[in-house]
RNA sequence: UAUCCAUCAAGAGCAUGUGAGGGAUUUGGCCCUAUGAUCAUGCGGCAACCUGCUUAGAAGAGUAAGGUGCCAAAGCCAAGACGAUGGGAG
Numbered sequence: 001u002a003u004c005c006a007u008c009a010a011g012a013g014c015a016u017g018u019g020a021g022g023g024a025u026u027u028g029g030c031c032c033u034a035u036g037a038u039c040a041u042g043c044g045g046c047a048a049c050c051u052g053c054u055u056a057g058a059a060g061a062g063u064a065a066g067g068u069g070c071c072a073a074a075g076c077c078a079a080g081a082c083g084a085u086g087g088g089a090g
């Protein structure tokens, strides 16, 4: 990015600073929040998409060093439109 594929009911939080909103959008609900929302940073963790490594190769499985991602609730729920993440392609 007027593009393709996969996934989105599992899993994983503390500290410090900040200080009032947040759960992407619309409507309607519901929920979280001064017993600290949000954001940032540090540390920790989860997962296994890509790379690496192991299993002689493929498949499958494992590992978790590297690149991402993620760590309230099913992408919070319903409807609609859509969005997010990863890997390709251009």
Base pairs, nucleotide, nucleotide: 001089003088004087005086006085007084008083013043014042015041016040017039021032022031023030025080026079027078028077029076044071045070046069049067050066051065052063053062054061055060075082